[in-house]
Predicted 3D model of a 72-nucleotide RNA (transfer RNA) from a Candidatus Doudnabacteria bacterium.

RNA sequence: GGGCUCGUAGCUCAGGGGUAGAGCAUUUCUUUGACGUAGAAAGGGUCAGAGGUUCGAUUCCUCUCGGGCCCA
Numbered sequence: 001g002g003g004c005u006c007g008u009a010g011c012u013c014a015g016g017g018g019u020a021g022a023g024c025a026u027u028u029c030u031u032u033g034a035c036g037u038a039g040a041a042a043g044g045g046u047c048a049g050a051g052g053u054u055c056g057a058u059u060c061c062u063c064u065c066g067g068g069c070c071c072a
Stems, first nucleotide, its partner, number of pairs: 001071007010024004018055001026042005048064005
């Protein structure tokens, strides 16, 4: 330098055009003498960044940045 792949909640990941969810974690409540377990609820996201297409973009296209793999 070229190609492929990934980037979404604190962590691990889903979602592949109609406005984002799960598990674990955090907080509160119930249960317990207390802790743990169990149950219920809540908070937490500029979906890596910019531009484009579209009525509408996390999703499609282009560029950039970062991680990984392969080739040279």
Record summary: Model confidence (mean pLDDT): 84 of 100. Rfam family: tRNA. About the family: Transfer RNA (tRNA) molecules are approximately 80 nucleotides in length. It was read from a public genome assembly.